[in-house]
Background:
Predicted 3D model of a 153-nucleotide RNA (glmS glucosamine-6-phosphate activated ribozyme aptamer) from an Acidimicrobiia bacterium. Its mean pLDDT, the model's own confidence on a scale to 100, is 77. Taxonomically the source falls in Acidimicrobiia (Bacteria, Bacillati, Actinomycetota).

RNA sequence: GCACAAUUUGCAGCGCCUGGCCUCCCGACACCGGGAGGUGACGAGGAGGAAGGUCAUCGAAACAUUCGGCGGAUACUUUCCCGGCUCACAGCCGUAAGAGACCUGCGAAAACCCGGGAGCGAUCCCGCAACAGAGGCGGUCUCAGUGACAUCG
Numbered sequence: 001g002c003a004c005a006a007u008u009u010g011c012a013g014c015g016c017c018u019g020g021c022c023u024c025c026c027g028a029c030a031c032c033g034g035g036a037g038g039u040g041a042c043g044a045g046g047a048g049g050a051a052g053g054u055c056a057u058c059g060a061a062a063c064a065u066u067c068g069g070c071g072g073a074u075a076c077u078u079u080c081c082c083g084g085c086u087c088a089c090a091g092c093c094g095u096a097a098g099a100g101a102c103c104u105g106c107g108a109a110a111a112c113c114c115g116g117g118a119g120c121g122a123u124c125c126c127g128c129a130a131c132a133g134a135g136g137c138g139g140u141c142u143c144a145g146u147g148a149c150a151u152c153g
Base pairs, nucleotide, nucleotide: 014071015070016069017068019067020039021038022037023036024035025034026033027032042059043058044057048081049080050079051078052077053076082094083093084092085091087147088146089145098143099142100141101140102139103138114127115126116125117124118123
């Protein structure tokens, strides 16, 4: 240096900041100006491939800056390909792969309080720490076109 194997961590509310807001310093009678900083999304959940389009799911907190802007993103949608639903087409889906309903169900984390630490400060870091919803797994029920083949138990 290369290859292989194992383990651990990270992987999209994810990153950034010229607006706004806030802090400190200087100048200034005041309005205001300059400089340096701070803040700027809390987790859950999510991928067949390619291309295009589009304000990309769920709740928590706060009493609303999680404002505003930029980029990105597994969402949604259109076309094609591949795959699944016994075979072909249609249709609907995406490897957990036809649709619907009901049941079940998901270690939440920040915030706040308290304690500790850094900073002149705005703030930041660490510890303690209760409470979600959607999706999914699983279960039950209902519905599901045309043709062909096989069987006639």